[in-house]
The RNA shown here (c-di-GMP-I riboswitch aptamer) has 91 nucleotides.
């Protein structure tokens, strides 16, 4: 130096659920809280999930509008794989 997370130790992050706050929503974001996590760090690149404002079709209408479908340009990195930085370290 390189391996090593099923060895410790220092530290981190934080599910559910609350409170606030933003958004159409889906989810973001502070705060309490911890189910878990060795990359639960960061990238929507390939699958996948979630939303439907807007748009577009088709009803229906008292012609104001509503209701259905479909659709990301809009979200999830704590689905699953890929890139990509990276602390500590025993046998």
């Nucleotide at each position: 130096a390189g391996u090593g997370a099923c060895a410790a130790a220092a530290g981190g992050c934080a599910a559910a659920c609350c409170c606030g706050u933003u958004g159409a929503a889906a989810g973001g974001c502070g705060g309490g809280g911890a189910c878990g996590c060795a990359a639960a760090g960061c990238c929507a690149c390939g699958g996948g999930u979630c939303u439907a404002a807007g748009g577009u079709u088709g009803c229906a209408g008292u012609c104001a509008u509503g209701c259905a479908g479909c659709u990301a340009u809009g979200a999830c990195a704590g689905c699953c794989g890929g890139g990509u930085u990276g602390c500590c370290a025993a046998a």
It was read from a public genome assembly, where an Rfam model found it. Model confidence (mean pLDDT): 85 of 100.